[in-house]
Molecule: transfer RNA
Organism: Ramicandelaber brevisporus
RNA sequence: UCCUCGGUAGCUCAAUCGGAAGAGCGUGGGACUUUUAAUCCUAAGGUCGAGGGUUCGAGCCCCUCCCGAGGAG
Numbered sequence: 001u002c003c004u005c006g007g008u009a010g011c012u013c014a015a016u017c018g019g020a021a022g023a024g025c026g027u028g029g030g031a032c033u034u035u036u037a038a039u040c041c042u043a044a045g046g047u048c049g050a051g052g053g054u055u056c057g058a059g060c061c062c063c064u065c066c067c068g069a070g071g072a073g
Stems, first nucleotide, its partner, number of pairs: 001072007010025004019056001027043005049065005
């Protein structure tokens, strides 16, 4: 320098053909328990890596850039 894959909640990851964001764990609150743990209920938490473009509509498609992993030279 070039190629491929990835970047979404605090962490690990989903999201079908573009119809508008969810799970598990964790955290806060509550229930239960003599207490803790476990279990159950509930809530909060997201500029979807950045910026632009296409579209009625973008996490998803296009362009540039940044970061990470692997490969080629």